A computed fold for a 1475-nucleotide RNA from an uncultured bacterium, annotated as small-subunit ribosomal RNA. Its Rfam family is "Bacterial small subunit ribosomal RNA". The RNAcentral record of the sequence draws on ENA. Its mean pLDDT, the model's own confidence on a scale to 100, is 87.
RNA sequence: AAGAGUUUGAUCCUGGCUCAGAUUGAACGCUGGCGGCAUGCCUUACACAUGCAAGUCGAACGGUAACGCGGGGCAACCUGGCGACGAGUGGCGAACGGGUGAGUAACGCAUCGGAACGUGCCCAGUAGUGGGGGAUAGCCCGGCGAAAGCCGGAUUAAUACCGCAUACGACCUGAGGGUGAAAGCGGGGGACCGAAAGGCCUCGCGCUAUUGGAGCGGCCGAUGUCAGAUUAGGUAGUUGGUGGGGUAAAGGCCUACCAAGCCGACGGUCUGUAGCUGGUCUGAGAGGACGACCAGCCACACUGGGACUGAGACACGGCCCAGACUCCUACGGGAGGCAGCAGUGGGGAAUUUUGGACAAUGGGCGCAACCCUGAUGCAGCGACGCCGCGUGGGUGAUGACGGCCUUCGGGUUGUAAAGCCCUUUUGCCACUGACGAGAACGGACGGUAGGUGGCGAAUAAGCCUCGGCUAACUACGUGCCAGCAGCCGCGGUAAAACGUAGGAGGCGAGCGUUAUCCGGAGUUACUGGGCGUAAAGCGUGCGCAGGCGGUGCCAUAAGUCAGGUGUGAAAGGUUCCGGCUCAACCGGGAAAACGCGCUUGAGACUGUGGGACUAGAGUGGGAUAGAGGGACGUGGAAUUCCGGGUGGAGCGGUGAAAUGUGUAGAGAUCCGGAGGAACACCAGAGGCGCAAGCGGCGUCCUGGGUCCCAACUGACGCUGAGGCACGAAAGCUUGGGGAGCGAACGGGAUUAGAGACCCCGGUAGUCCAAGCCGUAAACGAUGCAGACUCGGUGUCCACUCUCGCAAGGGAGGGGGCGCCACAGCUAACGCGAUAAGUCUGCCGCCUGGGGAGUACGGUCGCAAGACUAAAACUCAAAGGAAUUGACGGGGGCCCGCACAAGCGGUGGAGCAUGUGGUUUAAUUCGAUGCAACGCGAAGAACCUUACCUGGCCUUGACAUCCGGGGAACGUCCAGAGAUGGACGGUGCCGCAAGGAGCCCCGAGACAGGUGCUGCAUGGCUGUCGUCAGCUCGUGUCGUGAGAUGUUGGGUUAAGUCCCGCAACGAGCGCAACCCUUGUCCCUAGUUGCCAGCGGUUCGGCCGGGAACUCUAGGGAGACUGCCGGUGAUAAACCGGAGGAAGGUGGGGAUGACGUCAAGUCAUCAUGGCCCUUAUGGCCAGGGCCACACACGUGCUACAAUGGGCGGUACAAAGGGUCGCGAACCCGCGAGGGGAAGCCAAUCCCAAAAAGCCGCUCGUAGUCCGGAUUGGAGUCUGCAACCCGACUCCAUGGAGUCGGAAUCGCUCGUAAUCGCAGAUCAGCAUUGCUGCGGUGAAUACGUUCCCGGGCCUUGUACACACCGCCCGUCACACCAUGGGAGUUGGCUGUACCAGAAGUCGGUCGCUUAACCUUCGGGAGGGCGCCGACCACGGUGUGGUCAAUGACUGGGGUGAAGUCGUAACAAGGUAGCCGUA
Repeated sequence: AAGAGUUUGAUCCUGGCUCAGAUUGAACGCUGGCGGCAUGCCUUACACAUGCAAGUCGAACGGUAACGCGGGGCAACCUGGCGACGAGUGGCGAACGGGUGAGUAACGCAUCGGAACGUGCCCAGUAGUGGGGGAUAGCCCGGCGAAAGCCGGAUUAAUACCGCAUACGACCUGAGGGUGAAAGCGGGGGACCGAAAGGCCUCGCGCUAUUGGAGCGGCCGAUGUCAGAUUAGGUAGUUGGUGGGGUAAAGGCCUACCAAGCCGACGGUCUGUAGCUGGUCUGAGAGGACGACCAGCCACACUGGGACUGAGACACGGCCCAGACUCCUACGGGAGGCAGCAGUGGGGAAUUUUGGACAAUGGGCGCAACCCUGAUGCAGCGACGCCGCGUGGGUGAUGACGGCCUUCGGGUUGUAAAGCCCUUUUGCCACUGACGAGAACGGACGGUAGGUGGCGAAUAAGCCUCGGCUAACUACGUGCCAGCAGCCGCGGUAAAACGUAGGAGGCGAGCGUUAUCCGGAGUUACUGGGCGUAAAGCGUGCGCAGGCGGUGCCAUAAGUCAGGUGUGAAAGGUUCCGGCUCAACCGGGAAAACGCGCUUGAGACUGUGGGACUAGAGUGGGAUAGAGGGACGUGGAAUUCCGGGUGGAGCGGUGAAAUGUGUAGAGAUCCGGAGGAACACCAGAGGCGCAAGCGGCGUCCUGGGUCCCAACUGACGCUGAGGCACGAAAGCUUGGGGAGCGAACGGGAUUAGAGACCCCGGUAGUCCAAGCCGUAAACGAUGCAGACUCGGUGUCCACUCUCGCAAGGGAGGGGGCGCCACAGCUAACGCGAUAAGUCUGCCGCCUGGGGAGUACGGUCGCAAGACUAAAACUCAAAGGAAUUGACGGGGGCCCGCACAAGCGGUGGAGCAUGUGGUUUAAUUCGAUGCAACGCGAAGAACCUUACCUGGCCUUGACAUCCGGGGAACGUCCAGAGAUGGACGGUGCCGCAAGGAGCCCCGAGACAGGUGCUGCAUGGCUGUCGUCAGCUCGUGUCGUGAGAUGUUGGGUUAAGUCCCGCAACGAGCGCAACCCUUGUCCCUAGUUGCCAGCGGUUCGGCCGGGAACUCUAGGGAGACUGCCGGUGAUAAACCGGAGGAAGGUGGGGAUGACGUCAAGUCAUCAUGGCCCUUAUGGCCAGGGCCACACACGUGCUACAAUGGGCGGUACAAAGGGUCGCGAACCCGCGAGGGGAAGCCAAUCCCAAAAAGCCGCUCGUAGUCCGGAUUGGAGUCUGCAACCCGACUCCAUGGAGUCGGAAUCGCUCGUAAUCGCAGAUCAGCAUUGCUGCGGUGAAUACGUUCCCGGGCCUUGUACACACCGCCCGUCACACCAUGGGAGUUGGCUGUACCAGAAGUCGGUCGCUUAACCUUCGGGAGGGCGCCGACCACGGUGUGGUCAAUGACUGGGGUGAAGUCGUAACAAGGUAGCCGUA
């Protein structure tokens, strides 16, 4: 020392991405009161206007331009006399201070050491400071020039310059000796000297030589110091030596010669990047990142080169040269260098005033006063950061107004405000007023900080957020739009995720955003990770380097450990104390600084040296197994081919075929021959080998293993980066060989296609030799070696003991190859002495997916290609194991009119009806695979009605409330009607006030909506499915999802029951309980019934009966209860008895958890939205009835098992008073008249029909069929035109049994026949719901189709196979490789050239001091020459970047094209290498 979100339906793991923290020289957005302390060009080391940033000394000098004073002069003016001082000579400084980080990967920096050095000013010491000389600037004169400036002449001073003398010390030396200095100035002053100046003395400052010190600097070494190996070799002054040169100094620093070294996998060289450090940020730490401010070091100063001066420079505000740029110019020529402080332009997301002062600190000069100082101390600007303060405090509930929300009650904003009381930091005004200043004078800051008084709540709050992570929720707007977004993700009409508002949360003069770094990330793992399947063990071995290394002993002291000591700058950080009112900030002390050096000691361990041992390893002797390897021979079977014989029609091949082959004789069969390849049985989970791999037999050569013995060696070992070797198949080269097989290729099939799978052929190849290649899913997906750790079992090979004559058996120890399993490990699966356990040593490898094992580069290869191996870009995952489902052209078991077996249909016709489509002013709306389509409709002429056209109404047709009036209502007129007008008219209760209901008028609250959303909903319903399932509690197992139970063995219609079982129980389902039907009994007996009795008009009609039928109440009955068999003695099944009924008797009602965002906002209800003189309401007419078509459901048929005619028999269940309506009469009929009866077991609808009896029709578009049409009617209704039903007459179409396909049904069922009902004025003959009549056929069976249940298996599916998913092509965008080249940067190499400068040479010219024999010389300067060398140039390489017609692949992109490769046996198992 904290974690969270995100891969899944869910889980565990792996793994990446993302967030919360801290941080900053920041920037941007919104906002902004005060103060303190800090801090402020990170980008163009881009270019710079202007001012300032380094001067000072008159006590070094000659002097006097300016100012002042003095003196002179009338004045102009003169005068260096004085204070002073421009310019100049001279000295010191200018090498510090200040800036910047371009360069630099280096002795640059850091730490620790070192020896061969220098040092102005400073300190201490020693010794000196004597005497001369010649110049020169200034000034003056002259000249040139636009200027900058320059030249000439004359004169002149010094602490400028040069000799001479001297030499303690210094230096050189051949040890005799030799060489080399200096400068004066100022103050004061008694005697003495001097004309004066002055000498002289003294003090001070200087000067010279030298010694030492301090501080500073130069140099050397060790160690440390970024990335890239797709940079592996580099190096000629290179490495060393000798001589010489050079420097302050060591040194190859330089030069000549000699030698051939030196550096490098412990990473040389090259490339990229970078100033280094103290430290800063972060982090628990280890570490990581950074190197602003402050401090130390380095480097640089327009770019490049160079030296000069000097103690110090190769010199930011110096010089010379070259280059670029800018400026001035009279065009001849000149000037310049802000990476000093301000400031400007530019660049940029971005970084300040052209401030004041030297008062303080520090620096330069000076004796000093002083001067200078953009160092510095201050001020200014910026919320850029850190810290502090404030924007008020108390009280105040009618919880005000307003806002927002609302379930309309209220809630919230909210004690918040107002109001009342109080305070005064900040602010403003006035007064006062510092410290900083150690004797005096002197304060930029500054009239600042501070103090006192006064005024007055007055002058002062925002920003972000509110889906999860993550603290904070509502309303409206919007409607995959606009937008948000850190990740996951929001937005397609109810958005807590967008925008606004209210409210809330967070922080607060700030808040957010963006960017950076660390953290979280144990996600590079030293602390502290991994590699069987997630990414990851090299295909295998041998082995150099390296790493690691058995048992005693001795020594040593490199590592290691301990003590002491030096150092580890300051600042910073930590801690203690202190100062500003606190804090930030600052001061003082301490501790720390994990490091390095030196030193003393220890001697275990490691190392090293020595010596020894035998347990590791090896050798030897004996024995032994084996497809271990190589070479040469050799054998039989089979295929094919060839020859011959027999034989005669096919063979072959497939799912089926065809191509192919055969009467020129195949196939078959027999004999003979040729040739190549591979070796059946033995054979095994077996053996051998390092791996690849190895299989007939024999011979030769040869490697390794194992066992036994314990003689020998004596750690000789393990691993192994590079390296070397081996390395299946395919492939390559050359030459052979070629039987079979067989890429490519040809043909035949299959198919939508078939570049395939299948078939017929067939070349390379497969084989051999030699040589390449070097890869595989080269796998145990498991590196090698060693040690340790319960057991069981099989097998191969030696050995020992034992039993046995032997075969063989038993026991023991050892080496291999397997299986199971304990502990342990693992995410799980699994591993488990052959470890994936516990440890050790060494190697290899991994770090999200895609891009990609690709590109480029390099190495190898004949090639194919192999090895090595990225990036841009892109994604929020990609993965592993396991779980539950779902699915499979996986498996097993089992159901269902699922198939099969059967019967009848549909699909063809006409018509009916619904739907689609089309049409229309409208054809209202909904229902849409099964599970919409004779469905909502169980009744569309008006109405219905929701649609259309037209005409009207606006508080409305309907509800509640208010005011006024009136009864209602009726009649007439106009109008299509709604409506309008006119007239008539006056009720009920009553306590007499009024009230109730109804109508009219008016006003507004409101009504109204079949308008939208069934994807906001309730309710109801369909469907899987009457399928047998769906779950829970507790326990147990599993890290977990989850499992178990519910699986298993039987059985059932059933998760029905039985048995077993880490389960034991329970719930919803199943079954039963309910209704109905089938049998019986009891009760009851009208309207129903009638056996017996009586009567009869022969009708249960009457008396009567209560038996029967029936009616409708109650009960009984059936439970595998009984018997036999089978089965586990179970459940149960099979058979039987009895029974009306037998194994749920038939039928119905009843529909588990759930699925389909299934259906319905148009039954109803309902949130939200929308309309409000209309999307509401009224009315008339029209439409929903359209019709070229298409589909569904039906009816009627096509006929003789039938049609027609006549006769005749038998139901059940229903309905009926605005009704059913008899008899009777009329009509051919529909119907009309009529009215009895019936509120119905009474009367009516009512006839049942098929059936039966008889007649007819005779296979014909008919005596079948009835559509259509004409005519005439009936009924309902206000009204049958659009658009009713029915009747009669006439008409008689299509149709002769229906293609592909498809539906129903398993017994009172199908088929067939009629009856009734609901709705309803009327309208169904065909729909629907019921009712009964007649009444079959078939089921071998579960292979197949469909649906379903259980178990199991695979899975890349989970929106769940109508799933997932691959590649080409087309389109858009993005980044990238190649590319004739083009352009530029850096750089190697060869050569040319060569400024300034330095060094060397020279003596053409020249030359004050010194020497001189006066001729000259020494020395110097100029010039010239040489060497080195910057810039530049020429050629040729390397490398990087940009760009390039065209081109290659890649990535991404809601709905493009083609196919279907993969995932289920993915429909040809898949995958790897290769062609």